[in-house]
RNA sequence: GGGUUUGAUCCUGGCUCAGAACGAACGCUGGCGGCGUGGAUUAGGCAUGCAAGUCGAGCGAGAAAAGGCCCGCAAGGGCCUGAGUAAAGCGGCGUAGGGUGAGUAAUGCCUGGUUAACCUACCCCUGAGAGGGGGACAACGUCUGGAAACGGACGCUAAUACCCCAUAAGACCACGGGUCUGCGGACCUGCGGUUAAAGACUGCCUCUAUUUAUAAGCCUUCGCUCAGGGAGGGGCCCAGGUCCCAUUAGCUAGUUGGCAGGGUAAUGGCCUACCAAGGCGAUGAUGGGUAGCCGGACUGAGAGGUUGUUCGGCCACACUGGGACUGAGACACUGCCCAGACUCCUUCGGGAGGCUGCAGUCGAGGAUCUUUUGCAAUGCGCGUAAGCGUGACAGAGCGACGCCGCGUGGACGAUGAAGGCCUUCGGGUUGUAAAGUCCAAUCUCGGGGAAAGAAAGGCUGGAGGUUAACAGCCUGCCAGCUUGACGUUACUCCGGUUGAAGCGCCGGCUAAACUCGUGCCAGCAGCCGCGGUAAUACGAGUGGCGCAAGCGUUGUUCGGAAUCACUGGGCAUAAAGCGCGCGUAGGCGGUGCUAUAAGUCGGAUGUGAAAGCCCCCGGCCCAACCGGGGAAAUGCAUUCGAAACUGUAGCGCUAGAGUCUGGAAGGGGGGAGUGGAAUUCCUGGUGGAGCGGUGAAAUGCGUAGAUAUCAGGAGGAACGCCGGUGGCGAAGGCGACUCUCUGGUCCAGUACUGACGCUCAGGGCGCGAAAGCUAGGGGAGCAAACAGGAUUAGAUACCCUGGUAGUCCUAGCUGUAAACGAUGGGCACUAGGUAGUGGUGGCUAUCGACGCCAUCACUGCUGGAGCUAAUGUAUUAAGUGCCCCGCCUGGGGAGUAUGCUCGCAAGGGUGAAACUCAAAGGAAUUGACGGGGGCUCACACAAGCGGUGGAGCAUGUUGUUUAAUUCGAGUCUACGCGAAGAACCUUACCUGGGUUUGAAGCGGUAGGCAUAAGCAUGUCGAAAGAUGUGUGAUUGCCCUUCGGGGUGUAACCUAUCACAGGUGCUGCAUGGCUGUCGUCAGCUCGUGUCGUGAGAUGUCGGGUUAAGUCCCAUAACGAGCGAAACCCUUGUCCUUAGUUGCUAGCGGGUAAAGCCGAGGACUCUAAGGAGACUGCCGGUGUUAAGCCGUGAGGAAGGUGGGGACGACGUCAAGUCAUCAUGGCCUUUAUGUCCAGGGCUACAAACGUGCUACAAUGGCCGGCACAAAGGGACGCAAAACCGUGAGGUCGAGCAAAUCUCAAAAAGCCGGUCCCAGUUCAGAUUGGAGGCUGCAAUUCGCCUCCAUGAAGUUGGAAUCGCUAGUAAUCGCGUGUCAGCUAUAACGCGGUGAAUGUGUUCCUGAGCCUUGUACACACCGCCCGUCAAGCCAUCUAAGCAGGGCGCACCCGUAAUCACUGACCCAACCCGUAAGGGAGGGAGGUGCUGAAGGUGUGCUUUGUGAGGAGGACUAAGUCGAAACAAGGUA
Repeated sequence: GGGUUUGAUCCUGGCUCAGAACGAACGCUGGCGGCGUGGAUUAGGCAUGCAAGUCGAGCGAGAAAAGGCCCGCAAGGGCCUGAGUAAAGCGGCGUAGGGUGAGUAAUGCCUGGUUAACCUACCCCUGAGAGGGGGACAACGUCUGGAAACGGACGCUAAUACCCCAUAAGACCACGGGUCUGCGGACCUGCGGUUAAAGACUGCCUCUAUUUAUAAGCCUUCGCUCAGGGAGGGGCCCAGGUCCCAUUAGCUAGUUGGCAGGGUAAUGGCCUACCAAGGCGAUGAUGGGUAGCCGGACUGAGAGGUUGUUCGGCCACACUGGGACUGAGACACUGCCCAGACUCCUUCGGGAGGCUGCAGUCGAGGAUCUUUUGCAAUGCGCGUAAGCGUGACAGAGCGACGCCGCGUGGACGAUGAAGGCCUUCGGGUUGUAAAGUCCAAUCUCGGGGAAAGAAAGGCUGGAGGUUAACAGCCUGCCAGCUUGACGUUACUCCGGUUGAAGCGCCGGCUAAACUCGUGCCAGCAGCCGCGGUAAUACGAGUGGCGCAAGCGUUGUUCGGAAUCACUGGGCAUAAAGCGCGCGUAGGCGGUGCUAUAAGUCGGAUGUGAAAGCCCCCGGCCCAACCGGGGAAAUGCAUUCGAAACUGUAGCGCUAGAGUCUGGAAGGGGGGAGUGGAAUUCCUGGUGGAGCGGUGAAAUGCGUAGAUAUCAGGAGGAACGCCGGUGGCGAAGGCGACUCUCUGGUCCAGUACUGACGCUCAGGGCGCGAAAGCUAGGGGAGCAAACAGGAUUAGAUACCCUGGUAGUCCUAGCUGUAAACGAUGGGCACUAGGUAGUGGUGGCUAUCGACGCCAUCACUGCUGGAGCUAAUGUAUUAAGUGCCCCGCCUGGGGAGUAUGCUCGCAAGGGUGAAACUCAAAGGAAUUGACGGGGGCUCACACAAGCGGUGGAGCAUGUUGUUUAAUUCGAGUCUACGCGAAGAACCUUACCUGGGUUUGAAGCGGUAGGCAUAAGCAUGUCGAAAGAUGUGUGAUUGCCCUUCGGGGUGUAACCUAUCACAGGUGCUGCAUGGCUGUCGUCAGCUCGUGUCGUGAGAUGUCGGGUUAAGUCCCAUAACGAGCGAAACCCUUGUCCUUAGUUGCUAGCGGGUAAAGCCGAGGACUCUAAGGAGACUGCCGGUGUUAAGCCGUGAGGAAGGUGGGGACGACGUCAAGUCAUCAUGGCCUUUAUGUCCAGGGCUACAAACGUGCUACAAUGGCCGGCACAAAGGGACGCAAAACCGUGAGGUCGAGCAAAUCUCAAAAAGCCGGUCCCAGUUCAGAUUGGAGGCUGCAAUUCGCCUCCAUGAAGUUGGAAUCGCUAGUAAUCGCGUGUCAGCUAUAACGCGGUGAAUGUGUUCCUGAGCCUUGUACACACCGCCCGUCAAGCCAUCUAAGCAGGGCGCACCCGUAAUCACUGACCCAACCCGUAAGGGAGGGAGGUGCUGAAGGUGUGCUUUGUGAGGAGGACUAAGUCGAAACAAGGUA
């Protein structure tokens, strides 16, 4: 920086990603080289080999094999060489290098100091010395024990082994003196005492002795002793730093100190005895957990965080535990002793061993190498040296484990080949990629050549020095020879394209997409999330992107994370201010001067090892890597300086704080007393049937007298009005009145003190609503629990009637609240306005003050800057600063578990984790919703009229049935709907029979043609169809003997290939069309403005309208889609035009009739105009828009009536079966043809209708008046026949002409007389008519007969506001006919009611709440049931760790002893004795072990408890809206 909470937004906040790194591991893959690196786990066990020896120039002794010679007949023996060699021994030096990280939280490490409290082998420098003696012990020899390991006795022997004497500069000790001092001591000095030594090699003969030559002599070198110094190395001590847990708060008896002694190289309770009672600890002791520490490494901008592999420094350890010895150094990795576990050997008596050295092995593990070469180099040990040793080291090997480098070819090459993939079928892409041509040769491979790592040392020959010396020895000298594990080295030359690319990813973050397969399956996934038939997210292919000998994954660390915030965060509402106060430690602190120099600042010095990081230079071809130099090392210490600030010390000051004096207000607190109103109860009176209670009731009370009312009395609790965002208090809280005790505050004065202050811990103390607890009182009202009555599906509730604790008092406990301003305390500063409370001062006015001004303290409202995510806050800050305290770090689990602590209990305080989720949350926005509010509208209700729901029938639907009852439509917005016509057809369904390039379309190929098509006709068949027969025309070109032949073609047929076809699926892939909200008044945009933003404004407000219609106002100004208007129709008039229409006047004519002439006047027809605009008047309104009026005028008046016209959008609404269409499916069938059947079924249910139930009627007769339509496959007059349906015949009419056509209700007259009827007409029987190929399933109509239910319809529900409802008929479409009572139209007759908006429904606007946004058909809680996971608890059981007490007591040091043993020294001739030492013994301490008792931790545990999670379980409905009882 990104992703992820939301419809969207801002914020808070967590999760997650991109980066870097690694001693890594795993998967796929793998050409080369350089440099690094590699047992992180079981500090588990180990076979085998090697890893520490060396010195003969310290010492004694000293082989063998083999060879040669000699003796011997032979066996054999001797001598020489091997050889002073090997092996062993005495002695010296070395064995304290290498490994690992168990333990260790300080006995360690790091940094800096101290040692006047110390040591130091080998090395260097200096000084001095090295004289004289002695006795042993190994080896060896003899004997001997044992299986072995290993010994024992006796005897011999050497030394640079051991011992004694001498010497003593120096050192040490004791006692004196002096100098210095940091008083601890250091240095100088006097006297006395104590304390050393070892020789060896080479060479020589000058001196000496024997005298060939040698050593006792000389010389050289090495070694030895004492002392001083140095270097390097250590020991001890001090200061500071060095992880987590307080759910570890107290620990400590050698403990803390002193004195004396012991011990040590040395200080010290290090140890012992005695004395004192100390020491450590919230600045975290003690305990527990974890861990080697550092230089450094990784990361990071840095500050930090994490880490301690390789390399380097320190520490610790060596099978586990303990112990000492030797030594300069160890309590010792390949030394010793003891105990234990384990392994091995054994003759069972006893022994041996220690890879955390290098390799290697087993085991465990995700995981970590060769039982390699060499001492050539570097280094170490020994040695005079040569040299020897060295698993240190140098190399090689194995591992892509890491870093770095190189390569897998380069150039040209388009028909853009083939193939693959995709495609809109045109093409695109793979892709210059390949092929092909030319070229180069790094690496690999084969062959040849060939550096550096080598310096030294040694030998030979010179030169110089030393010396008596031409020996010897020495040398920064010269010359030559000699030393390489790696090594088939690096490097280089030649040859030849022979050999060398994978891995991950491609939904967003995040670079890179298409096709197919799959179908919530298989799977993916770091987070968000993909997958339920069109998946760029799964799997594959193609293509692409990224990195590349690697690429991914996993794990871990840092980063991003300012997500523990020092740099650099927060706490009103997101997590977060303790309920409030007093106050200790601590932190912070007014003002002036002086001093100091702890903090602070500056300089210098020392240190901060090397390596590493960084910079420069250099070496390997480059790089990695390596070398040299520098810088850095932010630190620590010492020292010198500065004095502003902080600290400290001193002297002052008064502005902070406090005291004092005088006033003031107050429900501040405690105690005592007093009062009235009301409720209830008791007594008495009056009274007489109810009272009470609720939404409505009931329980309850009441004739034993209630309620009501009057009087009297009792008792308890609370204090009306005043009363007020008024007062007081730290908070909780405090309200009648009086008295009393008492705390705090404010104002004025400015006398006193002189910083006395602020804040306060998880230290302490106190106060602390309500409820609750203990004890004792009290108890009127109210009232948990409880009882009853209601409500309800239930009602353990809400409502009602009762009612106990409690509420009250006294004494104590509890200690919590949404203890809230959800806002800790203090101080200071920073615009205003306004109201109130308590003071004070002033002005005016006649005293007073009620008015005004100023000021201090307090309480509110409003509001600017600022702040804030926003809301908001704003001198009472959430602004700006300082000081102190408390608290927070995702949600859930959980304020739970456990531990501790407080409490009588209830419970409080402190307070986790496992596990789980990707969110949880704050504020604001837009919607939607509310059993929220306001305004408004609508046949929404109300007021009316008529219906439906009951009956019969029609029709549609469900259901059921069926072979099939084709399919679709489903609240409003499916159900007389698609269907404006199912007997066949339709038809999609079922049964059966056929057919397969197909019923129709289009293309290719091949074949057929005296044949095809067509026509006629036969057989089978239900038909479709199958199969025959006859007839049957014509054409182009070429050749032609004109007979014909060849070839081709149109049409047709046959075969075949592409394909057709599908009312098969998906309306949730779609277009188009449609319904609905809704003819509701809304829906938006541009610019501007406001807001961080989503968004707002405009569109809100005041009026008005049918209307977002218009007006006014206005940070908005305009505009668009809607509304309106424009269009059609109807209502009036005019003009024009009169046929088929009309007929007033004129003429003719009839039985009559516009019938005829004629006419255009009228009606009418159909074209064009006019007219209506709140235009006029009055009132009203804001001077507006508009509204009102039985106003005028007008045919019509406020949109005149009706229609067409339907904004942004909603319902994944409807339709793949109108049509079109993607995808999928089917292809001798899901296509297509045909016959028959079905869509018409029928216990039942629903919707929509028709007809009725009758007298406002039925029936009969007569008479009258429409409009709009239809008509040639048609409408059909008149006439005739039939009761009728209808039939016969057929004039007229493509229609203002003819016709359907009779309009009906109505009017007039008659009849019926309230009944299942002269109502009603279902059903059924019979007889007919019509259409049609056909009327059985299954048509309509007529006549005769039959005459069912039904007497106005429960709950509920529908339509309608005027030419409307109601009622009456007429027509049309579809159509052969018809199921039409439907649908769409037409006219006739023609009402009632309302002028309201409380309610129901729906809608619009504004506002409000919201935990909803799939939007209330929303969201969501708890129990129960199921599965799974982790946790807690539990009788116990089993381990680990750490204490305490006691027992036993190894090795060993120390102490004492030591009658036994002993060479060196002393006495002694000797024997012997002494000194000294030892074996052995005793004691203290003492590991392992044992017993007992605690603490702690882990595992397990029947059962118990809650918790998390898990598409569709159960019961309710607690929360979100007034969530239906806030």
A computed fold for a 1526-nucleotide RNA from a metagenome, annotated as small-subunit ribosomal RNA.